Overview:
A computed fold for a 477-nucleotide part of an RNA from a metagenome, annotated as small-subunit ribosomal RNA, 3' major domain. The RNAcentral record of the full RNA draws on SILVA. Model confidence (mean pLDDT): 85 of 100.
[in-house]
Context: one part of a larger RNA
RNA sequence: UGACGGGGGCCCGCACAAGCGGUGGAGCAUGUGGUUUAAUUCGAGGCAACGCGAAGAACCUUACCCGGGCUUGACAUCCCAGGACAGUCGUGGAAACACGAUCUUCUCUUCGGAGACCUGGAGACAGGUGUUGCAUGGCUGUCGUCAGCUCGUGUCGUGAGAUGUUGGGUUAAGUCCCGCAACGAGCGCAACCCUUGUCCCUAGUUACCAUCGGUUCGGCCGGGAACUCUAGGGAGACUGCCCGCGUCAAGCGGGAGGAAGGUGGGGACGACGUCAAGUCAUCACGGCCCUUACGUCCGGGGCUACACACGUGCUACAAUGGCCGGUAUAAUGGGUUGCGACCUCGCGAGAGUAAGCUAAUCUCAAAAAGCCGGUCUCAGUUCGGAUUGGAGUCUGCAACUCGACUCCAUGAAGUCGGAAUCGCUAGUAAUCGCGCAUCAGCUACGGCGCGGUGAAUACGUUCCCGGGCCUUGUACA
Repeated sequence: UGACGGGGGCCCGCACAAGCGGUGGAGCAUGUGGUUUAAUUCGAGGCAACGCGAAGAACCUUACCCGGGCUUGACAUCCCAGGACAGUCGUGGAAACACGAUCUUCUCUUCGGAGACCUGGAGACAGGUGUUGCAUGGCUGUCGUCAGCUCGUGUCGUGAGAUGUUGGGUUAAGUCCCGCAACGAGCGCAACCCUUGUCCCUAGUUACCAUCGGUUCGGCCGGGAACUCUAGGGAGACUGCCCGCGUCAAGCGGGAGGAAGGUGGGGACGACGUCAAGUCAUCACGGCCCUUACGUCCGGGGCUACACACGUGCUACAAUGGCCGGUAUAAUGGGUUGCGACCUCGCGAGAGUAAGCUAAUCUCAAAAAGCCGGUCUCAGUUCGGAUUGGAGUCUGCAACUCGACUCCAUGAAGUCGGAAUCGCUAGUAAUCGCGCAUCAGCUACGGCGCGGUGAAUACGUUCCCGGGCCUUGUACA
């Protein structure tokens, strides 16, 4: 100087408390451990691994296993020889591939040839998801959006160092004020950026419809430029104003006006560093290793196994509910190898035909909870839907291992969950549906977004956890 203390003081955070809803019990989904296996590829491991890499494992992917092939190689550059390559067909084969048949010359040209592509040959080399994240770059997690981390000069100290950065106030903040052997400065904080909340201006189609007219009653048409909205510009919030408190300060409490008030809400943004944290399997790269194989092509299998254990979720156990009928109201988005209306067929998944749309125009598209009416009457039930049998639809070369969905039948556990444990302070929790990426399809109940309905509680900081500042002890560094 730091670190640590079941030392002290001050302060903060859904840290506790006050509340609301869960997890832990059940079934299923998913990840992991373990076990099994020819293989169940690899990585991730307290918080900060475990719906994580994976925003799509039937083949492919794929790295694993078994089997069948190749050896200048699936891929790159260079040399030599030959030829267009390709395509089609036949035989063998599981395919890769092998053999054979057929057909046949792309571009430029100084007519020598050159280039592209293919085949054969020779070697230089290719190739490796092999190893080392404790050799590395890059990227990322984490403490933590915590308020800290430092420097120059000066001063003090023999020196390590200190001072500044401590102190008195204050703040979300090393935020600001005052004081002070310090005076300044940098990286952080804040602001500048995006979005949302109010208003104004500009613009008016595909969006809008107040007034006028028409109408098949649909903004449908004429029309309108008001409103909504769209998207460009601007205004607005700064403790600016008033009162009180405060040291005359910084600021704090209250009030006015205002759409909004003291950082308005949300996002992006993550200091010096810590964990030899994670990643050599995104990529790059040093060393080491393989080179008829640790490379490469193909078929099939596996990554989907199952006595069990854990994490994360979904669905429930019902009446604030289930079922049936009627009826209302969103936003974000996607769409031409695509979205696909209307109509017809089918109980349905879906099929047939096919209009429109490169989309504020057409379409996915039905929002759901809600509201109105009916029914069930507390039961393992008209709760719950696992499991299983049968029949089908769709995608795809192909759904046996191993897809999703539909219909009929079947109807399991489960009556609110031990110890323990998690999230959340407002348009939040809870609850309800909708969209998108990946994607042929999908094991999505995941992830990322969108809107609808919409709470309770916070006395307080003694305690648990984490953190900041000052101080104290130390046999620790």